Overview: This is a predicted structure of a 74-nucleotide RNA (transfer RNA) from a bacterium. It matches the Rfam family "tRNA". Its family is annotated with triplet codon-amino acid adaptor activity in the Gene Ontology. By type it is a transfer RNA.

[in-house]
RNA sequence: GCAGGCGUAGCUCAGCUGGAUAGAGCGCAUGGCUUCGAACCAUGAGGCCGGGGGUUCGAGCCCCUCCGCCUGCA
Numbered sequence: 001g002c003a004g005g006c007g008u009a010g011c012u013c014a015g016c017u018g019g020a021u022a023g024a025g026c027g028c029a030u031g032g033c034u035u036c037g038a039a040c041c042a043u044g045a046g047g048c049c050g051g052g053g054g055u056u057c058g059a060g061c062c063c064c065u066c067c068g069c070c071u072g073c074a
Base pairs, nucleotide, nucleotide: 001073002072003071004070005069006068007067010026011025012024013023019057028044029043030042031041032040050066051065052064053063054062
């Protein structure tokens, strides 16, 4: 340099053919339980979906561009 893949919560990921308030597990906080803790139960906080632009009535999803990471080729 070329080709392909990935980027969504602190971490690991899901999100079907574009559709209404974006989800799960772990972790975290609070409460319960317990002599205390772990485990378990309940509740909750945490995201404007890597940046920008475009298409559309409507974008995490489609298009363009840039950034970062991974793999292969040279």